[in-house]
Molecule: small-subunit ribosomal RNA
Organism: uncultured prokaryote
RNA sequence: UAGAGUUAGAGCCUGGCUCAGAACGAACGUUGGCGGCGUGGAUGAGGCAUGCAAGUCGAGCGAGAAAGCACUCUUCGGAGUGUGAGUAGAGCGGCGGACGGGUGAGUAACACGUAAUCGAGCUGCCCUCGAGACCGGGAUAACCGUGGGAAACUGCGGCUAAUACCGGAUGGUCUUCAGCUGUUUCAUGGCGGCUGAUGUAAAUGGAGGGGAUCCUUCGGGACCUUCUGCUCGGGGAGGCGAUUGCGGCCUAUCAGCUUGUUGGUGGGGUAACGGCCCACCAAGGCAGCGACGGGUAGCAGGCCUGAGAGGGUGGUCUGUCACAUUGGGACUGAGACACUGCCCAGACUCCUACGGGAGGCUGCAGUCGAGAAUCUUCCGCAAUGGGCGCAAGCCUGACGGAGCGACGCCGCGUGGAGGACGAAGGCCCUUGGGUUGUAAACUCCUGUCACAGGUUAUGAAUGCGCGUAUGUGAAUAGCAUGCGCGUUGACGUCAGCCUGAGAGGAAGCACCGGCUAACUCUGUGCCAGCAGCCGCGGUAAUACAGAGGGUGCAAACGUUGUUCGGAAUCACUGGGCAUAAAGCGCGCGUAGGCGGCCAUGUAAGUGUGGAGUGAAAGCCCACGGCUCAACCGUGGAACUGCUUUGCAUACUGCAUGGCUCGAGGAUGGUAGGGGAGAGCGGAACUCCUGGUGGAGCGGUGAAAUGCGUAGAUAUCAGGAGGAACACCGGUGGCGAAGGCGGCUCUCUGGUCCAUUUCUGACGCUGAGGUGCGAAAGCCAGGGUAGCGAACGGGAUUAGAUACCCCGGUAGUCCUGGCCGUAAACGAUGGGCACUAACUAAAGGCUCUGUCCUGAGAGUCUUUGGUGAAGCAAAUGUGAUAAGUGCCCCGCCUGGGGAGUAUGGUCGCAAGGCUAAAACUCAAAGGAAUUGACGGGGGCUCACACAAGCGGUGGAGCAUGUGGUUUAAUUCGACGCAACGCGAAGAACCUUACCUGGGCUCGAACGGCUAGUGACAGAGGGUGAAAGCUCUUCUUCCUUUCGGGGACACUAGCCGAGGUGCUGCAUGGCUGUCGUCAGCUCGUGUCGUGAGAUGUUGGGUUAAGUCCCGCAACGAGCGCAACCCCUGCCUUUAGUUGCCAUCACGUUAUGGUGGGCACUCUAGAGGGACUGCCGGUGAAAAACCGGAGGAAGGUGGGGAUGACGUCAAGUCCUCAUGGCCUUUAUGUCCAGGGCUACACACGUGCUACAAUGGGCGGUACAGAGGGUCGCAAACCCGCGAGGGGGAGCCAAUCCCAAAAAGCCGUCCUCAGUUCGGAUUGGAGUCUGCAACUCGACUCCAUGAAGUUGGAAUCGCUAGUAAUCGCGGAUCAGCAUGCCGCGGUGAAUACGUUCCCGGGCCUUGUACACACCGCCCGUCACAUCACGAAAGUCGUUUGUACUAGAAGCCGGCGAUUCAACCUUCGGGAGAUAGCCGUCCAAGGUAUGAAUGGUGAUUGGGGUGAAGUCGUAACAAGGUAGCCGUA
Repeated sequence: UAGAGUUAGAGCCUGGCUCAGAACGAACGUUGGCGGCGUGGAUGAGGCAUGCAAGUCGAGCGAGAAAGCACUCUUCGGAGUGUGAGUAGAGCGGCGGACGGGUGAGUAACACGUAAUCGAGCUGCCCUCGAGACCGGGAUAACCGUGGGAAACUGCGGCUAAUACCGGAUGGUCUUCAGCUGUUUCAUGGCGGCUGAUGUAAAUGGAGGGGAUCCUUCGGGACCUUCUGCUCGGGGAGGCGAUUGCGGCCUAUCAGCUUGUUGGUGGGGUAACGGCCCACCAAGGCAGCGACGGGUAGCAGGCCUGAGAGGGUGGUCUGUCACAUUGGGACUGAGACACUGCCCAGACUCCUACGGGAGGCUGCAGUCGAGAAUCUUCCGCAAUGGGCGCAAGCCUGACGGAGCGACGCCGCGUGGAGGACGAAGGCCCUUGGGUUGUAAACUCCUGUCACAGGUUAUGAAUGCGCGUAUGUGAAUAGCAUGCGCGUUGACGUCAGCCUGAGAGGAAGCACCGGCUAACUCUGUGCCAGCAGCCGCGGUAAUACAGAGGGUGCAAACGUUGUUCGGAAUCACUGGGCAUAAAGCGCGCGUAGGCGGCCAUGUAAGUGUGGAGUGAAAGCCCACGGCUCAACCGUGGAACUGCUUUGCAUACUGCAUGGCUCGAGGAUGGUAGGGGAGAGCGGAACUCCUGGUGGAGCGGUGAAAUGCGUAGAUAUCAGGAGGAACACCGGUGGCGAAGGCGGCUCUCUGGUCCAUUUCUGACGCUGAGGUGCGAAAGCCAGGGUAGCGAACGGGAUUAGAUACCCCGGUAGUCCUGGCCGUAAACGAUGGGCACUAACUAAAGGCUCUGUCCUGAGAGUCUUUGGUGAAGCAAAUGUGAUAAGUGCCCCGCCUGGGGAGUAUGGUCGCAAGGCUAAAACUCAAAGGAAUUGACGGGGGCUCACACAAGCGGUGGAGCAUGUGGUUUAAUUCGACGCAACGCGAAGAACCUUACCUGGGCUCGAACGGCUAGUGACAGAGGGUGAAAGCUCUUCUUCCUUUCGGGGACACUAGCCGAGGUGCUGCAUGGCUGUCGUCAGCUCGUGUCGUGAGAUGUUGGGUUAAGUCCCGCAACGAGCGCAACCCCUGCCUUUAGUUGCCAUCACGUUAUGGUGGGCACUCUAGAGGGACUGCCGGUGAAAAACCGGAGGAAGGUGGGGAUGACGUCAAGUCCUCAUGGCCUUUAUGUCCAGGGCUACACACGUGCUACAAUGGGCGGUACAGAGGGUCGCAAACCCGCGAGGGGGAGCCAAUCCCAAAAAGCCGUCCUCAGUUCGGAUUGGAGUCUGCAACUCGACUCCAUGAAGUUGGAAUCGCUAGUAAUCGCGGAUCAGCAUGCCGCGGUGAAUACGUUCCCGGGCCUUGUACACACCGCCCGUCACAUCACGAAAGUCGUUUGUACUAGAAGCCGGCGAUUCAACCUUCGGGAGAUAGCCGUCCAAGGUAUGAAUGGUGAUUGGGGUGAAGUCGUAACAAGGUAGCCGUA
């Protein structure tokens, strides 16, 4: 040393991405009061106008103006003199322009840092010490004169000075050489002494003062004195140069580099060592501890971050290096190869008279350009510092300040106190209220900052002037020093302080889904937009936009970029590699790393002291100064480092000696598919020959191709050939791995065991290297039986370039040579040591025992299983570790792109090895969990199949739906689980739809205000009606007489109304899985956890029903039971029901009396519980059988529907949020439509006939309904029906006839005496009204249809089938629906298969859950990359050419003041010429790298494209790896 979000249905892990922090020379957006301190061209080392940035010295030297002023003269034009002034400006000379200032291009280097070294060095100015400064000389600029030139500039002639220059002298502790010698070190040597030889200096210049002595041109000089300068030498300080150890970037897709290269000898050169340069000689030098090459970069103190270790960085400040338009060069000088010097070359800019010239802001300001972006052409030398000067002073864009920029850090303010159960306004609202909010208003205060006025410090010390003291000196001069007084401020209208006025002038920005502090409304409607990650937005968005409110920070706040952190996500501290990314396929072995026991030595590592250094600033601590802080000062600490030195010696190293346990050898045994070669063998197979035989064989899911009457298959005999070796055979053996399997022989490697013995650490690992290395593949030559890529054919299929079948070439085999890869796997590198137990097997040895075999015990080695601890994310592993440790090697760092491109290398090729990036995603993964799913498995259930019976699908019609049509054909329902469904009944109504006509507080309802007094009713007009309009008549209750109330209307308002939308905002209700047996909980236990256990298992059941077992024990919702109907009995009751007995009566009838026994009715009870018996079973549950019983194992039926699923259905039953509408989407009315009709589907009805149809006769139900009703008898009508009206509010009367059935008769197999559609006509009934559009009746008509393709539905017993009856709705309308009874079957072996369900298990890449997931081509769009004929650059090598300036060398006939001279000349120098070297340039040829490139290649990405279905389940041919 803090973490969080994000992979999933959930959990654990791995792993990436992202966020919260800090920082910045920043930029951008919005906003902006004040001050302090800092800071500001990071890009084009791009180009620059203008001004300034390095001068100074008259105390080195010569010369020396002008304007102006004054005076004088004047021919009035002017002249002269003085002053200005020894001034300005210029020149000679000296010092400084090598500092200061800028920038970071280059540089990977002794450039920098650090520590050393120079015994190989230089050093102006400064300090100090010693010595000296003598005698001479000739020039030259300025100036004058005269030329050339546009200019820059320059030629010639003449004069002149010096602290300029030159000659000579003197001279030392200086230089060089030689000799002698002391001392000392670290090797060359260092420090000294003596002697001799040799070579070498200067400016007695400048200034002040003095006046004793001398001279004088009378100024002064000599001289004295003080200061300064000059020369030589020693020392110092500071500076510079050189050398070395160590340290700090990336790249091996750069592996070899090097000829002045490495060394030597001798020279040259330099301040100095040195291949620094040259000649000669030798052949070296560097490199895996990374040479050489490429890329990038100034380095450091520090700065940022971080707990630290680290990582990043080098702006401001400090040190250092490099550079100065680009390249080259030297000159001068103490110092340069010189930012504002010189020469040359190049590019660029400017001037030009075209002949030539000039320039260099990476100094300060400033300008243009490029850029996201970086300031004033300011003030001053007052301070600090620098140059020059004796000094005054001059110069100083160094510096001190100011200006601009919120660029950063720090500080201050924008007011303070009081002030409501809380104004207004805003916002929200559940309408109550809440919030903004003590906030405001208001009251009382204060006065920072800003503003105005006033006042006043620090920065000032010097210097100079005056005065004074001390020192020097001959001196009271002078000079030096000290003290006192005076004078010097850019900033500065400063800071500070005082006064005045007045809350007056001063708040914004971002955010509010989670991370992450902060929530509501409105708008929008996958649009517009947001977004750091996850992700928001498709009509109720806390995620967009606005608003209100809130949160955070605040003169700022956000955004973007960058760095570190979090990231233990490169892991030294501090990670990993069985399955997540990761062990090389395996050996041998080089370098390297690591290494047993004992002893001695050493002291390199190591430890501990001392010394030096580690600049300052910064960081940290303490104290102090600005009111505080930032900032600044003083001191301390620290600077973790390096060097050096003393000591210690445990460990490591090194050296030496020894040891035997590691390792190895010897000896004796040992098992084995270890390897190589040669030979041999049998079975099988195919082919060939012959025999037998005679029609098929073969093959498959089924077939076909194929073979076969030219004789196959089959069978027998014989022969040939090649390949492989059954049984034994085994989680058995051997080998390093790949791999190895018949038998024998030869050669040969390794293991294991035993015994003593030998060597004496000889060991382990192993980067590179090297060898081996399955299959496929390649080359050459053989061989080829079987099998068999490619290929041909047959099938399958939508297709089938496959799976299946028939053939079949390479190949498979051998020899030789390549290849070098595999899921080369234990997905587990090698070695050593240690760490419970049990068990099996193999190979040895020992012991016991035994006649032998077998057996037992021990021990070593090997191969397996279980398993403790431990480890691990889990799975698992567990002495054969994935445990605990040590050593060495290899490898990993999100997924895709990609093991690809490119480069290199290997290969005959195929290809191998090495191995990226752009771009893209927020995941990709591992193990495990719960589900779901599987053309996985097991068990099991169900009219699920099967076995049966009857249907549907064909016909006609009915009805619903789709579609179409229409003004409208209202709406909803859509697999099962929509479709005779909502609808238990559309002619009007219903009605929601359409057309048209109307109404607008409205058709219904609540409230308020005002007015009227009615409204209703009646009548008229118009109209299709609604409506509109006109006329007429008329209120009630109460009262204090004002009025109030009720009711109605009119006008207006707040609410209305809506079958308008959203069933994906909802409630409620419902369907479905499914009456399936399941679904859960508490506690406990197990697991890191999701979760598991319980609920699994053995039995059993209709059932999670029950029993047993069990880390579970219990419980809940479901199951069952309780409830209803029905089946038997009892009891109670007995009318409207019943009638056995008794009586009466009728043609007859419980009709009557009577009775309540029976039936029945409807109340209450009983009865059935596996209770009893036998068997089976586990002494269970239970099952099987039996008895009894009306009924037997839930008796039959109903009601009853767990947790949940389907965003299932319904906003058009109802309720309801939101939205929409308000003279209309409301409401009233008329008519129309919902009834349409080419067609398609569902559900039904009626049929197709003789088990039938027609006719006649005749029998037996149950359950219902009935007063706006059911309606009898009787009459009429063929009939529907009409008339009629008894009876009945119903166990009483009615509907009401039950039908099939039974009896009889006709029909006789036909489109019929089947079937009844359709149509014509005539009617009945209901109703305001049957045209669109009712039902029924009669007469006539008499369609399709002769049992229904593929397919499909129901049903297991009083069921199916068949027959009729009733009811709801309803005026009327039923083939539908809901009920009722009558008649009344067949079949179930069984669970293989189809559909669905339950439990367990298994696999999974599914979880929206298989209607899942998902792969590849193609097409389209877009992005980045590769290849490519080329093409255009950049960098660089080599060869040649070229050769400016310049140094050096040579020549030097040209020229020349100083010296010499015999005056001729010489010495020396020099123009010029030549040469070496060499920049730019040129030619040729390479290399590297970048841009671009028609075309081309793959790759990535992209809501709804095409083709298929490869993978995930046994994925429907198991999958995968290598290869062709």